This is a predicted structure of an 89-nucleotide RNA (c-di-GMP-I-GGC riboswitch aptamer) from Candidatus Jettenia ecosi.
RNA sequence: UACGAGAAAGGCAAACCCUGAGCAAUUAGGGGACGCAAAGUAAAGGAUCUUUAUGAAUUCAAAACAUAAAGAUAGCCUUACUACCGAAU
Repeated sequence: UACGAGAAAGGCAAACCCUGAGCAAUUAGGGGACGCAAAGUAAAGGAUCUUUAUGAAUUCAAAACAUAAAGAUAGCCUUACUACCGAAU
């Protein structure tokens, strides 16, 4: 350094509930623990989700589809940076 224990000290906090923000995805705080060895940080590449516009279609709409733009998610994956401990290898 890789690595991740029937270690040690700790840490984070899913769903759900309450309050607030947002058109929405979602998010902040509090409660709460499903889990996590990076469940620390970062939207760089994907993926998924949201909104708007346009297109085609349609009796009119709605839904779905395509394109573009703007957003969201790091506990979806990849990637980048940082990090506690020290069994086995």
Taxonomically the source falls in Candidatus Jettenia (Bacteria, Pseudomonadati, Candidatus Brocadiia, Candidatus Brocadiales).